[in-house]
Molecule: nadA riboswitch
Organism: soil metagenome
RNA sequence: GGCUUCAACAUCCCCGCUGGUUGGGCGCGCGAGGCUUUUAGAUCGGGCGCAGUGAACCAACUGGAGCC
Numbered sequence: 001g002g003c004u005u006c007a008a009c010a011u012c013c014c015c016g017c018u019g020g021u022u023g024g025g026c027g028c029g030c031g032a033g034g035c036u037u038u039u040a041g042a043u044c045g046g047g048c049g050c051a052g053u054g055a056a057c058c059a060a061c062u063g064g065a066g067c068c
Base pairs, nucleotide, nucleotide: 001068002067003066004065005064006063007062013054014052016061018059019058020057021056022055023053025050026049027048028047030045031044032043
């Protein structure tokens, strides 16, 4: 130097740090919306925002162990 693997530290356990991708959750607008006198509104599409998103993954880094 390269590769593999792990997370001790944590106010039960799990969770090393940062950024990102896909998906999910919650909130607020927008559009469509059977029925329809009105109200209410299932559902669908898309936008913005929120967060220990206990989902998967990618890159770099911190700290160990091992191999070359």